Large-subunit ribosomal RNA, domain I from Desulfarculaceae bacterium JdFR-97, 596 nucleotides, folded computationally. The coordinates come from a structure-prediction model, not an experiment, and the mean pLDDT is 82. The source organism's lineage runs through Bacteria, Pseudomonadati, Desulfarculia, Desulfarculales and Desulfarculaceae.
[in-house]
Context: one part of a larger RNA
RNA sequence: GGCAUAUGGUGGAUGCCUUGGCACCAGGAGGCGAUGAAGGGCGUGGUAGGCUGCGAUAAGCUCCGGCGAGCCGCCAAACAGGCUUAGACCCGGAGAUUCCCGAAUGGGGCAACCCAUCCCGCAGAAAGCGGGAUAUCCCAACCUGAAUCCAUAGGGUUGGGAGGCGAACGGAGGGAACUGAAACAUCUCAGUACCUCCAGGAAAAGAAAGCAACCGCGAUUCCCAGAGUAGUGGCGAGCGAAAUGGGAACAGCCCAAACCAAGUGUACGUUCAAGCCCGUAGGCGUUGUGCACUUGGGGUUGUGGGGCUCCGUCGGAGGAGGCUACGGACUCCUCGGGGAGUUACAAAAUUGUUUCAUAGCUGAAAUGGCUGGAAAGCCAUGCCAUAGAGGGUGAUAGCCCCGUAAGCGAAAUGAAACAAUCUCCCUGGACGGAGUUCCCGAGUACCACGGGACACGUGGAACCCUGUGGGAAGCUGGGAGGACCAUCUCCCAAGGCUAAAUACUCCCUGGUGACCGAUAGUGCACGAGUACCGUGAGGGAAAGGUGAAAAGUACCCCGGUGAGGGGAGUGAAAUAGUACCUGAAACCAUAUGCCU
Numbered sequence: 001g002g003c004a005u006a007u008g009g010u011g012g013a014u015g016c017c018u019u020g021g022c023a024c025c026a027g028g029a030g031g032c033g034a035u036g037a038a039g040g041g042c043g044u045g046g047u048a049g050g051c052u053g054c055g056a057u058a059a060g061c062u063c064c065g066g067c068g069a070g071c072c073g074c075c076a077a078a079c080a081g082g083c084u085u086a087g088a089c090c091c092g093g094a095g096a097u098u099c100c101c102g103a104a105u106g107g108g109g110c111a112a113c114c115c116a117u118c119c120c121g122c123a124g125a126a127a128g129c130g131g132g133a134u135a136u137c138c139c140a141a142c143c144u145g146a147a148u149c150c151a152u153a154g155g156g157u158u159g160g161g162a163g164g165c166g167a168a169c170g171g172a173g174g175g176a177a178c179u180g181a182a183a184c185a186u187c188u189c190a191g192u193a194c195c196u197c198c199a200g201g202a203a204a205a206g207a208a209a210g211c212a213a214c215c216g217c218g219a220u221u222c223c224c225a226g227a228g229u230a231g232u233g234g235c236g237a238g239c240g241a242a243a244u245g246g247g248a249a250c251a252g253c254c255c256a257a258a259c260c261a262a263g264u265g266u267a268c269g270u271u272c273a274a275g276c277c278c279g280u281a282g283g284c285g286u287u288g289u290g291c292a293c294u295u296g297g298g299g300u301u302g303u304g305g306g307g308c309u310c311c312g313u314c315g316g317a318g319g320a321g322g323c324u325a326c327g328g329a330c331u332c333c334u335c336g337g338g339g340a341g342u343u344a345c346a347a348a349a350u351u352g353u354u355u356c357a358u359a360g361c362u363g364a365a366a367u368g369g370c371u372g373g374a375a376a377g378c379c380a381u382g383c384c385a386u387a388g389a390g391g392g393u394g395a396u397a398g399c400c401c402c403g404u405a406a407g408c409g410a411a412a413u414g415a416a417a418c419a420a421u422c423u424c425c426c427u428g429g430a431c432g433g434a435g436u437u438c439c440c441g442a443g444u445a446c447c448a449c450g451g452g453a454c455a456c457g458u459g460g461a462a463c464c465c466u467g468u469g470g471g472a473a474g475c476u477g478g479g480a481g482g483a484c485c486a487u488c489u490c491c492c493a494a495g496g497c498u499a500a501a502u503a504c505u506c507c508c509u510g511g512u513g514a515c516c517g518a519u520a521g522u523g524c525a526c527g528a529g530u531a532c533c534g535u536g537a538g539g540g541a542a543a544g545g546u547g548a549a550a551a552g553u554a555c556c557c558c559g560g561u562g563a564g565g566g567g568a569g570u571g572a573a574a575u576a577g578u579a580c581c582u583g584a585a586a587c588c589a590u591a592u593g594c595c596u
Stems, first nucleotide, its partner, number of pairs: 001595009015581001016545002020516002022513007029505002031165002039101003042055003046079002049075003061095006070083003106115003116134007136162009169200001170198005180187001184234001210217002221248005231239002252497003255441001259297010274287001275284002277328006302475001304440003307436008316335006336427006349421010360408003366381005382399002384388001390402003446470007456482001477492005532539002552580001555567004
């Protein structure tokens, strides 16, 4: 020096554990914000470093409810001092307070700081202190008001709204490349990623100018099939429908226009004109007519619909109205009768009932012996069970504790459903017929060129959108049915609203797992987006386990008043001693044996 064995050291694998994660299901919630958010800074405790809570009323204040004996949050014990059956602490509901920054909004600014103006108050001029107001944009009303007469622009006051944040889902405006094509350019990736705007609890879409095929259907959305089919495609790589059938869910409506009435503006009009609902008589007459706008009525369709005029049939009561009287017709109001409604079809609020949510409450049944440090284990004999889910308790407990099954509960706030008040509509019109040709969404449809989008790459390329140019018809009208034409069929564009079925989960509650178990599972089981790195955008860790209970080793000894250790003591165990469960290997040491 090597090998072997043993005993230790070092080290922290493995096993076991779990406070933390991951995925999904069901329900809830789906927003917060100028009444100042999200997120922060700084404070705040008797002693106070961090976390948590809170805000100069500062681990808190008030009220209402629950609970019922202890309490003054955690690391984290202690000292001091307090509170509490006159109900503390804790839990829930409602309120008060809520510094400074931050959309940040009086002005400024290197966020958490600096500096103002006006009004009010502090006895009061100044100074100081306290309270309130003072940003911008949009909308409305009003007051003012240039060049420039009227006016307008502009200015101001008051009231209302907006602004910012937020995980995904949604709509819209923009919009890649790597990649694939075994290279690459059309193509693909992909209308993806990303940027921007906007919205909601969902969004979008949506009541046929649609499909279909000579049969028919009857808004939209989502799922399954049709189907990797028909197609498309340097016919490469690839891309990729629809009809139809089956399901989920179902809901339909309102304007514009014709026409009528009223009002405003404007042009014309001075006449015993036109006109004032009709007939007769009288009377009035800038009352009128045209155009434009506003409001109300009317009206909403494709077996075309509607308007206007006329006719016929049916239809409660009362009252009022016009220049006057009478008669008729018309309009309006009231009562009665009928219907509907808060997600569209008009729209707001209040009250009540029920249920649910936000604290809680009741809740059955076991003893003895044995082993052991400890009984829940084993033995014996019982009991409960609408409860033998689960967790805890010194090992494995239906009957020890928390719970579980089942049942009960709210002063306050919120949600949903229903009802009432309430509101609206009809009755005030409806139906049928005839006539009239008045209306039925225009720089639109359509065409050409250039693009986009349709599964469809210009193709025979329809349909849809539109940048440029041209540019209709008007119901005897117009569009579509994949160039185009005819026949036939379907539909009515150029206005709008609309629940559900569908998508998502930052968040709350409950539950589940052939999910992880500390190099795993979130980056984070632990004072983690921390320490640390970076000018910055940004990057981003490591780190869990004594024991049933601290019972955390009194006292003695060695030692530097050490570190560490030896006794003693605790404990079932200390080779469980806080560098603490188990404690592998590499590596180190000691002892013994063998070899050299």